[in-house]
Molecule: transfer RNA
Organism: Candidatus Melainabacteria bacterium
RNA sequence: GGGCAGCUAGCUCAAUGGUGGAGCACUUCGUUUACACCGAAGGGGUUGGGGGUUCGAGUCCCUCGCUGCCCA
Repeated sequence: GGGCAGCUAGCUCAAUGGUGGAGCACUUCGUUUACACCGAAGGGGUUGGGGGUUCGAGUCCCUCGCUGCCCA
């Protein structure tokens, strides 16, 4: 320098162009002498940045950035 894959909650990951979710973690409550386990409820999102298409974008298109792999 060229090519491919990826970037979504604190972490690991989902999500037919039509209200962004799950598990774990976190907070509160119940349970316990207490902790853990278990049960119930709750909080947490500029979907890597910017732009475009569309009535509507995590999803489609362009561009930039970052990570990994391959080629040279």